Predicted 3D model of a 73-nucleotide RNA (transfer RNA) from a Planctomycetota bacterium.
It matches the Rfam family "tRNA". Gene Ontology term of the family: triplet codon-amino acid adaptor activity. Rfam classes the family as a transfer RNA.

RNA sequence: GGGCCUGUAGCCGAACCGGGAAGGCGCCCGGUUUGCACCCGGGAAAUUGCGGGUUCGAGUCCCGCCGGGUCCA
Numbered sequence: 001g002g003g004c005c006u007g008u009a010g011c012c013g014a015a016c017c018g019g020g021a022a023g024g025c026g027c028c029c030g031g032u033u034u035g036c037a038c039c040c041g042g043g044a045a046a047u048u049g050c051g052g053g054u055u056c057g058a059g060u061c062c063c064g065c066c067g068g069g070u071c072c073a
Base pairs, nucleotide, nucleotide: 001072002071003070004069005068006067007066010025011024012023019056027043028042029041030040031039049065050064051063052062053061
């Protein structure tokens, strides 16, 4: 330098052929306990890497960048 894969909440990680963002851990509040943990109930938290484009509508498709992985040279 080139090919392919990949980037979604603090961390991990779903989302079918484009139709309006699951779940787990963690965090906060409450219940339970003498108290803590476990357990139970509730809650907050995602410009979906960045910028454009297509579309009525984009995490998803297209283009250009940036980061990571891998292969080739």

About this RNA
Lineage of the source: Bacteria > Pseudomonadati > Planctomycetota.